[in-house]
RNA sequence: ACACGUGCUCCGGGGUCGGUGUAAUUCCGAACCGGCGGUUAUAGUCCGCGACCCGAGGCGCCUCACGGCGCCGAGGUUGAACCGGUGGAAUUCCGGUACCGACAGUUAAAGUCUGGAUGGGAGAAGCACGUAC
Numbered sequence: 001a002c003a004c005g006u007g008c009u010c011c012g013g014g015g016u017c018g019g020u021g022u023a024a025u026u027c028c029g030a031a032c033c034g035g036c037g038g039u040u041a042u043a044g045u046c047c048g049c050g051a052c053c054c055g056a057g058g059c060g061c062c063u064c065a066c067g068g069c070g071c072c073g074a075g076g077u078u079g080a081a082c083c084g085g086u087g088g089a090a091u092u093c094c095g096g097u098a099c100c101g102a103c104a105g106u107u108a109a110a111g112u113c114u115g116g117a118u119g120g121g122a123g124a125a126g127c128a129c130g131u132a133c
Stems, first nucleotide, its partner, number of pairs: 003131007010123001016030004031112002033101002035049004044099002053076002057072006081097005103115003
């Protein structure tokens, strides 16, 4: 210096104006936002990962039992882009026009409000310790 392991720390953005209405930051018109790794070149739309949801199975606790609660968890599910230009190379850049966004809640339907969540987390950086070369 690099690799691997463990611990600590870190790790998601965005609703404003107008309209309708008894009622909408949820509808309509306009607005705004884009986690992490990869890539012949910079990505919400490519290839993967994570979050939400489902979950075989395992463990612990409670129960006479039925059953209940908690933790772990293989696996499953999981949205959306084209055209032109430049170039050696771009579904990533530039121009144009599109599209997508878990669950629960709500006086009325939510990517943007509230909530689970002071949670979880891909992953990255720093620090510490350890292992091997």
FMN riboswitch aptamer (RFN element) from Micrococcaceae bacterium RIT 802, 133 nucleotides, folded computationally. It was read from a public genome assembly, where an Rfam model found it. Its mean pLDDT, the model's own confidence on a scale to 100, is 79. It matches the Rfam family "FMN riboswitch aptamer (RFN element)". About the family: The RFN element is a highly conserved domain that is found frequently in the 5'-untranslated regions of prokaryotic mRNAs that encode for flavin mononucleotide (FMN) biosynthesis and transport proteins. Taxonomically the source falls in Micrococcaceae (Bacteria, Bacillati, Actinomycetes, Micrococcales).